Molecule: Lysine riboswitch aptamer
Organism: Planococcus sp. CAU13
RNA sequence: AGUGGUGAUAGAGGCGCGGACGUCAAGAGUAGCCAUCCGGAGAUUUGCAGAAUCUGUGAAGGAUGGGGAAAGGGACGGUCGCCGAAGUGUGUGAAGGCUGCAGCCGAACAUGCUGGUUCUGCAUUUAAGAGAUGCAGGGCUGUCAGAGUCAUACUCUGGAGGGCUAUCUCACAU
Numbered sequence: 001a002g003u004g005g006u007g008a009u010a011g012a013g014g015c016g017c018g019g020a021c022g023u024c025a026a027g028a029g030u031a032g033c034c035a036u037c038c039g040g041a042g043a044u045u046u047g048c049a050g051a052a053u054c055u056g057u058g059a060a061g062g063a064u065g066g067g068g069a070a071a072g073g074g075a076c077g078g079u080c081g082c083c084g085a086a087g088u089g090u091g092u093g094a095a096g097g098c099u100g101c102a103g104c105c106g107a108a109c110a111u112g113c114u115g116g117u118u119c120u121g122c123a124u125u126u127a128a129g130a131g132a133u134g135c136a137g138g139g140c141u142g143u144c145a146g147a148g149u150c151a152u153a154c155u156c157u158g159g160a161g162g163g164c165u166a167u168c169u170c171a172c173a174u
Base pairs, nucleotide, nucleotide: 002172003171004170005169007168008167009166010165011164014083016082017081018080019079021077022076023075024074033066034065035064036063037062038061042054043053044052046102047101048100049099050098086114087113088112089111090110091109092108096105097104115141116140117139118138119137120136121135122134123133124132125131143159144158145157146156147155148154
């Protein structure tokens, strides 16, 4: 070793990411349900109002006994699809959730952040010491740039996936 490109195709990182399925543990001897007793007028949705239903033939709540689940989440297994895989923040927020208002959940869209993974602390969530998420601080590792170096080994510093590697391609210029 001309300049420019979110151009195209194919790849790499590693306890790599995600889906469905199967098994297992936990949820839990918990909840619904049934019986007896206490209780004594309310209960049914997150709040208010209404509708409907149940209730002195005993509501809510509590105790004892009987009986006995499930979902979300997790681990393992092989399998499918992949390498912004995917996750997450913010905003708008369809259908639907008995009706109205407010709120919550919520597909989808727009946009920001995170290379991957792991540990610790705090907080949130959860049945939970599991897991996840957010913030902060560490480790390991891949990649590019710079420096050190005889060296492509190795070490240090820094950056980010709109990156990196390989092969093509388009436009402009010569």